RNAcentral holds the sequence, with entries from Rfam. A computed fold for an 88-nucleotide RNA from Capillibacterium thermochitinicola, annotated as c-di-GMP-I riboswitch aptamer. Its Rfam family is "c-di-GMP-I riboswitch aptamer". Rfam's curators write: GEMM was predicted in a large-scale screen for bacterial structured RNA regulatory elements. The prediction has a mean pLDDT of 87. The model forms 95% of the base pairs in the Rfam consensus.

[in-house]
RNA sequence: AAAAGGCAAAUCCGGCGAAAGCCGGGGGCGCAAAGCUGCGGGUCUAAAGUUUAACUCACGUUUAAACCAAGACAGCCGGGCUGCCGAA
Numbered sequence: 001a002a003a004a005g006g007c008a009a010a011u012c013c014g015g016c017g018a019a020a021g022c023c024g025g026g027g028g029c030g031c032a033a034a035g036c037u038g039c040g041g042g043u044c045u046a047a048a049g050u051u052u053a054a055c056u057c058a059c060g061u062u063u064a065a066a067c068c069a070a071g072a073c074a075g076c077c078g079g080g081c082u083g084c085c086g087a088a
Stems, first nucleotide, its partner, number of pairs: 006031002011026006029075001035081003039078003042073003049067006055060001
């Protein structure tokens, strides 16, 4: 090379979660590491927190906005670890 086998995007159903997203089942766009790892960059979310504003005489289990990862993404790019078949 070939053949066998593997994984599973969108999306739908059920569950978890504040969300991003994750898990199980269906599905199959793709994938030769689409196996594992948040280590670097990047992206997503913003519950808690902080600040500001609104409302309030004041208080503030109130409302809104901004910031923010300790939450996520390995099917965004690198790094690290591991690995199936395999003719000539």